[in-house]
RNA sequence: CGGGGCGUAGCACAGCCUGGUAGUGCGCUCGGUUUGGGACCGAGAGGUCGAGUGUUCAAAUCACUCCGCCCCGA
Numbered sequence: 001c002g003g004g005g006c007g008u009a010g011c012a013c014a015g016c017c018u019g020g021u022a023g024u025g026c027g028c029u030c031g032g033u034u035u036g037g038g039a040c041c042g043a044g045a046g047g048u049c050g051a052g053u054g055u056u057c058a059a060a061u062c063a064c065u066c067c068g069c070c071c072c073g074a
Stems, first nucleotide, its partner, number of pairs: 001073007010026004020057001028044005050066005
């Protein structure tokens, strides 16, 4: 320098192709259960979907630019 992949809750990820309520597991908080803890059960909090611009009635999703990480080639 060229090509490709990834970025979504504290952590691991799904959702993107085919635009229409942001989800799952673990963790966290509260409650139940227990002498207490663990396990189990129930409820809840937690997100400007890497940044910006554009398209659209509507963008995590489509287009463009940029940033970060990883891989391949030179």
The RNA shown here (transfer RNA) has 74 nucleotides and comes from a Pyrinomonadaceae bacterium. Lineage of the source: Bacteria > Acidobacteriota > Blastocatellia > Blastocatellales > Pyrinomonadaceae. RNAcentral records the identical sequence in 3 taxa. It matches the Rfam family "tRNA". Its family is annotated with triplet codon-amino acid adaptor activity in the Gene Ontology. By type it is a transfer RNA. Rfam describes the family as follows. Transfer RNA (tRNA) molecules are approximately 80 nucleotides in length. Model confidence (mean pLDDT): 84 of 100.